[in-house]
Molecule: transfer RNA
Organism: Endomicrobiia bacterium
Parts: sequence; structure tokens; C1' cells
RNA sequence: GGGGCAGUAGCUCAGCUGGGAGAGCGUCCGCUUGGCGUGCGGGAGGUCAGGGGUUCAAAUCCCCUCUGCUCCA
Repeated sequence: GGGGCAGUAGCUCAGCUGGGAGAGCGUCCGCUUGGCGUGCGGGAGGUCAGGGGUUCAAAUCCCCUCUGCUCCA
């Protein structure tokens, strides 16, 4: 220098056939307990890596950039 993959909640990830942003764990509150834990119920938490484009509508499609992993040279 060139190719491929990945970037979504604090963490691990799903959603990529364009229309609701989600799960588990964690965290907070309540119930349960003498207390902790477990169990049950509820809540908070996201510029979907950044910018631009296409579209009525983009996490999803196209282009550029950044970061990590990997292959080739």
C1' cells in the first nucleotide's frame, strides 16, 4: 500500500429481507427475609464509531474518514 471482518445500553451481543431500537448480565427501586443471597415485579440507561448521499422513511443501502482484528505484499 491492497483485500476481508467488526464497531448498537456500563459489559457480552441480537436486529443488516429499509418502517416498533432490543435481550442476557450489571445497576437502581419495591415485595419477599431477622439480615444477606435467591426468587418475583418495575424503572433508569443508546447522537446505532464520525460525516455526507439516496429515500416519504436509514442501525440496515451507497461513498468517505477513524479505530480494532485478520490476510496478502